[in-house]
Context: one part of a larger RNA
RNA sequence: UGACGGGGGCCCGCACAAGCGGUGGAGCAUGUGGUUCAAUUCGACACUACGCGAAGAACCUUACCUGGGCUCGAACGACUGGUGGUACCUUAUUUGAAAGGAUAGGGGACCCGCAAGGGAGCCAGCCGAGGUGCUGCAUGGUUGUCGUCAGCUCGUGUCGUGAGAUGUUGGGUUAAGUCCCGCAACGAGCGCAACCCUUGUCCUGUGUUGCUACCCGAAAGGGAGGACUCUCAGGAGACUGCCGCGGAUAACGUGGAGGAAGGUGGGGAUGACGUCAAAUCAUCAUGGCCUUUAUGUCCAGGGCUACACACGUGCUACAAUGGCGUAUACAGAGGGAAGCAAGACCGCAAGGUGGAGCAAAUCCCUAAAGUACGCCCCAGUUCGGAUUGUGGGCUGAAAUUCGCCUACAUGAAGAUGGAAUCGCUAGUAAUCGCAGAUCAGCAGGCUGCGGUGAAUACGUUCCCGGGCCUUGUACA
Numbered sequence: 001u002g003a004c005g006g007g008g009g010c011c012c013g014c015a016c017a018a019g020c021g022g023u024g025g026a027g028c029a030u031g032u033g034g035u036u037c038a039a040u041u042c043g044a045c046a047c048u049a050c051g052c053g054a055a056g057a058a059c060c061u062u063a064c065c066u067g068g069g070c071u072c073g074a075a076c077g078a079c080u081g082g083u084g085g086u087a088c089c090u091u092a093u094u095u096g097a098a099a100g101g102a103u104a105g106g107g108g109a110c111c112c113g114c115a116a117g118g119g120a121g122c123c124a125g126c127c128g129a130g131g132u133g134c135u136g137c138a139u140g141g142u143u144g145u146c147g148u149c150a151g152c153u154c155g156u157g158u159c160g161u162g163a164g165a166u167g168u169u170g171g172g173u174u175a176a177g178u179c180c181c182g183c184a185a186c187g188a189g190c191g192c193a194a195c196c197c198u199u200g201u202c203c204u205g206u207g208u209u210g211c212u213a214c215c216c217g218a219a220a221g222g223g224a225g226g227a228c229u230c231u232c233a234g235g236a237g238a239c240u241g242c243c244g245c246g247g248a249u250a251a252c253g254u255g256g257a258g259g260a261a262g263g264u265g266g267g268g269a270u271g272a273c274g275u276c277a278a279a280u281c282a283u284c285a286u287g288g289c290c291u292u293u294a295u296g297u298c299c300a301g302g303g304c305u306a307c308a309c310a311c312g313u314g315c316u317a318c319a320a321u322g323g324c325g326u327a328u329a330c331a332g333a334g335g336g337a338a339g340c341a342a343g344a345c346c347g348c349a350a351g352g353u354g355g356a357g358c359a360a361a362u363c364c365c366u367a368a369a370g371u372a373c374g375c376c377c378c379a380g381u382u383c384g385g386a387u388u389g390u391g392g393g394c395u396g397a398a399a400u401u402c403g404c405c406u407a408c409a410u411g412a413a414g415a416u417g418g419a420a421u422c423g424c425u426a427g428u429a430a431u432c433g434c435a436g437a438u439c440a441g442c443a444g445g446c447u448g449c450g451g452u453g454a455a456u457a458c459g460u461u462c463c464c465g466g467g468c469c470u471u472g473u474a475c476a
Stems, first nucleotide, its partner, number of pairs: 001476002003473003007470007015460002019424005026316008034307002042053002064302007076128002079125005088107008110119003130291002133289003139285002141280003144276001146274001151190006157166003170181003196268004201236005207230001211225002214223003239262001242256005318417001322376007334365003339358002344353003383414001388409007430452007
C1' cells in the first nucleotide's frame, strides 16, 4: 500500500421487511448427472454450467459407432516425367445397400505455331494438402461476472531516507469522484451525466394505398376534402426556469403554481482501470505437438431420441373468480413470390379442391381473455388430461427405430404440495392471446407484440452483495 475480520461509523440495492404470484408434491416437455450401449459425438459445472453453444438431430446436419470403399485424395499451388483419338460428352453390360470397382463401344474439341513442337487437359511421382486430432495453463479475437457499481489513474508541485502519501481525505449534498464549501495542492484523462434511438404533448409541412365532418351508392366503392386519426420530415417543450420555506448567503432539499409531462419523465443502446491462469483451439484466426493407404475422405445403416434413478428449467392441472355450449366485440408488432392465400365447395375434424387478390399503409396470414344467454352443483365430477387402441390428414425419395396434426374410444396421477427456495415496486406482477427467426415438416423453448390489470413498502435491527472513511493483523 492492499486484502481480510463472527471490528467500528456512514450509505445503497426486490438485500431484508410489507405484499402478490410461483418452484419444491402430480403428469408431461426439455437440459444435465448417472447408468447402459458398438456408439449413446463434443463443449459448458457455485453465484457466472444444466429450454446453455443448438434461431429447430428422420436422411442431410454429424463431429460418434458398425460395415463397405478411395489414397495427390472432396477443393487448391509448385516441380519432374509420361500421355495424342487427349480433354470432355455419351451408350451398354456386370458387381454393389450405396459409394466405388470392372468391361465393351460411339461421338469428339481449345490456345500459340507454316510445320516440328509447345501450352492447356489427363495419368504417375514428389514437396506442400487435409485433420470438429491435443494444448483456452502458449495465444489473437469474442464473451460472462463483479456492475451501469462509482470508481480507476496521470502531469507538475509539495511531504517522506524509502515503499509511498497528498490530490481522491474533511463539512454538506447527489442516482453519481454529482455539485458546493474548505484544504499543499493546482490541473488533466478514462468512467458518471449529456450528445444517439424510442415513447408521452403541441405546432408546421406532407396527403396515397391511409383518414371522413360532405355528396352518390344496397354494398363494394366513386367523387370531394386535409378538419380529425394516422404517416414521416422539421421544429417547440422541462431548465429546479418561477414562487414560498429550510440550508452556510452555497450546492441542494421540500412544498406550490403553471404544464401533456417535474426535478435523470418512462424504456433502450452505451459496461472505466481491472478480477476470476473464468469460457471458447468445435465460429474464425493462430504458435507448438501429433497424424499422413489415416486421427484424412466418400457411402449405407445405426446412434446423438437408450432408462432402475437424481437434479435444474418449464408446460398443464388439481377446479365454480371455474368447465362446457350458442351468439357476439375490440389489438399491436411482424411476415408473405419455389410465398401469403380470401369468398365458394367437399370433409365431424385435421385437411382437401380451386385460385379472387397481393412484391403489399391497397390483398392475405389475424386474436384470446371479455360480453350476453343457457347447462353443470362440489363429485376424482360435464375438473384434469397422461397413457393406450383404431381410423384418417400433412410434409418429405423415405415418418419402423424417430415428426406434427386430427376423429372416435380409453380416462392415469393429481384434493394447492415437507425442509427449503425464486421473481416482481406500475402499465410492473399476475393473467390472455398474437407474430417472428430457425424451418420441407416439427416450439410447452427463445425473441418481440399488444389486451385486461392489482397488492404493498412502517422501516434498515437482521440475511446477501456492494461503495466510502477508520481500526486490528503473526496474510501478500
Molecule: small-subunit ribosomal RNA, 3' major domain
Organism: metagenome